Transfer RNA from a Chloroflexota bacterium, 74 nucleotides, folded computationally. The prediction has a mean pLDDT of 80. RNAcentral records the identical sequence in 2 taxa. Rfam family: tRNA. The family's RNA type in Rfam is transfer RNA. The sequence is in RNAcentral, with records from ENA.
[in-house]
RNA sequence: GGCCCCGUGGUGUAGCGGUCUAACAUAACGCCCUGUCACGGCGUAGAUCAGGGGUUCAAAUCCCCUCGGGGUCG
Repeated sequence: GGCCCCGUGGUGUAGCGGUCUAACAUAACGCCCUGUCACGGCGUAGAUCAGGGGUUCAAAUCCCCUCGGGGUCG
């Protein structure tokens, strides 16, 4: 350098054009529980979906470019 795959809360994932005010688990924080911690219960906050542009009435989702990571070929 060519080709392929991936990038979504702190972490791991779901989502496959509208039903979504982006869901789940875990972590964090608060309250309850306990002599205390842990476990358990209830609740809260946290992602402008890697960045930019385009298509569309509508984009995390489709297309293009860029950035980052991984694989493969030379």